[in-house]
About this RNA
The prediction has a mean pLDDT of 79. This is a predicted structure of a 61-nucleotide RNA (Fluoride riboswitch aptamer (crcB RNA motif)) from an Anaerolineales bacterium.
């Protein structure tokens, strides 16, 4: 120095918040949907579960 492995921290996981839990990544990472030549269109708040916000549909008062 360079690789690898535990530990502890920290970060991600296509739009907001809060618990729970899973994954990944250690700063030349993890991770940034899809589609159109190009204007532009389109789906979804979650990685997954619960709850609240915002949004859509549908029914009743």
């Nucleotide at each position: 120095u360079a690789c690898c492995c535990c530990a502890c921290g920290g970060g991600u996981g296509a739009u907001g918040a809060g618990g729970c839990u899973c994954a990944c990544c250690c700063u030349c990472a993890a991770c940034c949907g899809c589609u159109u030549u190009u204007c532009g269109g389109c789906u979804a708040a979650u990685g997954g579960c619960c709850u609240c916000u915002a949004c859509g549909g549908a029914c009743u008062g």
It was read from a public genome assembly, where an Rfam model found it. NCBI's taxonomy places the organism under Bacteria, Bacillati, Chloroflexota, Anaerolineae, Anaerolineales.